Predicted 3D model of a 483-nucleotide part of an RNA (small-subunit ribosomal RNA, 3' major domain) from a bacterium. The prediction has a mean pLDDT of 86.
Context: one part of a larger RNA
RNA sequence: UGACGGGGGCCCGCACAAGCGGUGGAUCAUGUGGCUUAAUUCGAUGCUACACGAGGAACCUUACCAGGGCUUGACAUGUCGGUGGUACCGAACCGAAAGGGGAGGGACCUCCCUUGUGGAGGAGCCGACACAGGUGCUGCAUGGCUGUCGUCAGCUCGUGUCGUGAGAUGUUGGGUUAAGUCCCGGAACGAGCGCAACCCUUGCCCUUAGUUGCUAACGGGUAAUGCCGAGCACUCUAAGGGGACUGCCGGUGACAAACCGGAGGAAGGUGGGGAUGACGUCAAGUCCUCAUGGCCUUGAUGCCCUGGGCUGCACACGUGAUACAAUGGCCGGUACAAAGGGUCGCGAAGCCGCGAGGCGGAGCCAAUCCCAAAAAGCCGGCCUCAGUUCGGAUUGCAGGCUGCAACUCGCCUGCAUGAAGGCGGAAUCGCUAGUAAUCGCUCAUCAGAAUGGAGCGGUGAAUACGUUCCCGGGCCUUGUACA
Numbered sequence: 001u002g003a004c005g006g007g008g009g010c011c012c013g014c015a016c017a018a019g020c021g022g023u024g025g026a027u028c029a030u031g032u033g034g035c036u037u038a039a040u041u042c043g044a045u046g047c048u049a050c051a052c053g054a055g056g057a058a059c060c061u062u063a064c065c066a067g068g069g070c071u072u073g074a075c076a077u078g079u080c081g082g083u084g085g086u087a088c089c090g091a092a093c094c095g096a097a098a099g100g101g102g103a104g105g106g107a108c109c110u111c112c113c114u115u116g117u118g119g120a121g122g123a124g125c126c127g128a129c130a131c132a133g134g135u136g137c138u139g140c141a142u143g144g145c146u147g148u149c150g151u152c153a154g155c156u157c158g159u160g161u162c163g164u165g166a167g168a169u170g171u172u173g174g175g176u177u178a179a180g181u182c183c184c185g186g187a188a189c190g191a192g193c194g195c196a197a198c199c200c201u202u203g204c205c206c207u208u209a210g211u212u213g214c215u216a217a218c219g220g221g222u223a224a225u226g227c228c229g230a231g232c233a234c235u236c237u238a239a240g241g242g243g244a245c246u247g248c249c250g251g252u253g254a255c256a257a258a259c260c261g262g263a264g265g266a267a268g269g270u271g272g273g274g275a276u277g278a279c280g281u282c283a284a285g286u287c288c289u290c291a292u293g294g295c296c297u298u299g300a301u302g303c304c305c306u307g308g309g310c311u312g313c314a315c316a317c318g319u320g321a322u323a324c325a326a327u328g329g330c331c332g333g334u335a336c337a338a339a340g341g342g343u344c345g346c347g348a349a350g351c352c353g354c355g356a357g358g359c360g361g362a363g364c365c366a367a368u369c370c371c372a373a374a375a376a377g378c379c380g381g382c383c384u385c386a387g388u389u390c391g392g393a394u395u396g397c398a399g400g401c402u403g404c405a406a407c408u409c410g411c412c413u414g415c416a417u418g419a420a421g422g423c424g425g426a427a428u429c430g431c432u433a434g435u436a437a438u439c440g441c442u443c444a445u446c447a448g449a450a451u452g453g454a455g456c457g458g459u460g461a462a463u464a465c466g467u468u469c470c471c472g473g474g475c476c477u478u479g480u481a482c483a
Stems, first nucleotide, its partner, number of pairs: 001483002003480003007477007015467002019431005026322008034313002042053002064308007073131001077130007088105002093100002108122005113116001133297002136295003142291002144286003147282001149280001154193006160169003173184003199274004204242007213232003218229003245268001248262005324424001328383007340371003345364002350359003390421001395416007437459007
């Protein structure tokens, strides 16, 4: 100087408390451990692994296993030799395919001699050799990227001063803040990386613009609708600007910084949300994104293919979905979003089918057309507390869709079947407001395949006395036999 203490002081955080909803029990989905296996590819492992890499394993992917094949190789550059009826296409035949096989068809470019079935060279092919290749090892050789403490308020430097020196001071102290934020004091004076602001979005207003958007007034038309003329007021769209700064008033305070209350205002003290992550810590994670040193491999640890596996199942754990019902279930009617996506695409009307879906093909490269129905809600009806009209697992049969192909191993539909489950032990998680809870919608990946992920809106709470305690963190101080 740090680190640590079941030392002290001060202070924060859904840390506790106060509340609301869960997990832990059930069934299923999914990841992991374990077991099994020819293989069940690999990595991730307290917080910071476990719906994680994977934003989508039937083949492919695929790295694993079995079997069948290839050897300058699936891919790159170069040298030498050969060939140049060569490249390329490719029938029989063997085969699961890869591959082997080769009947037959059959080009191109440059130069020369001058015309031929010519010569030389190139591309290409064949052979040889340098080499390629490796998701083989080492993340404890590395770059890059990432997690974490933590969006915590810290981490440092120059000069000066103090100290023999390590070092200290500044950065401590008194206030204050979300903040090393600001003020005051002070042997310090300044500065940098962080904080804040600048960026995006959302909340109010104005200006500009008016189609594909909108419809107040006027005219036309209809069973009805901005449907048409017309208009750009309004909504909206998207570009620019305004607006909030403790600016104003009162109080408290050291006359300061600031805090409390108030006015005005759409908004008030960082307005809400996002992006943004200091010096560093964990030899944290990743050699399987990529890059890369070293090591290993080279008729194989490389490459191609068929099939299998990654989906196995006595178990154990994590994360979720659905429930156990009446604030509910079922049936009928009826209303209101936002944000997205669409030409290898979205696909309307109409028709067929109980349905998944099929036929159909209008329109749309999209403020124009389509996906599209939003759902919870509201209105009416049935059910009457029951393992039920709750719950939907499981299983049987019949179908649909994608795709070369759904047996291993996809999703969906109909009929039948209807299991466990009566609100869950110890324990444990999330959340402070348009949040939790609850309801649906969209997108990425994607041929197909979400209960996961990323977004969007609808409905919309309860509680916070407080900081004694648990956990994590910041500052000062104290002890230390630790570094």